[in-house]
A computed fold for a 76-nucleotide RNA from a Chloroflexia bacterium, annotated as transfer RNA. The organism belongs to Chloroflexia, within Bacteria. The coordinates come from a structure-prediction model, not an experiment, and the mean pLDDT is 81. The sequence was found in a public genome assembly. Rfam family: tRNA. The family's RNA type in Rfam is transfer RNA.
């Protein structure tokens, strides 16, 4: 070079055309405790990787690009 696979909340991952994208741990606020852990209830946090295309209608499907990981070829 080329082929694959991945990129969604601060980690770790769900969600494979239908409205205002969920979980879990974490963070923060209350409750309970003598204090903390622990347990509970709440709440904050997302340009779905970028720009483009399709579609009424895209996180999802195409197309280039960009980071990453794993194969692999060739080369003085």
């Nucleotide at each position: 070079g080329c082929g694959c696979c991945u990129g969604u909340a601060g980690c770790u991952c769900a969600g494979g055309g239908g409205a205002u994208a969920g979980a879990g741990c974490g963070u923060u606020g209350g409750g309970u405790u003598g204090c903390g852990g622990a347990c509970u209830c709440a709440a904050a946090g997302g340009c779905c990787g970028u720009a483009g295309g399709u579609u009424c209608g895209a996180a999802u499907c195409c197309u280039a690009c960009c980071a990453g990981g794993c194969g692999u070829a060739c080369c003085a």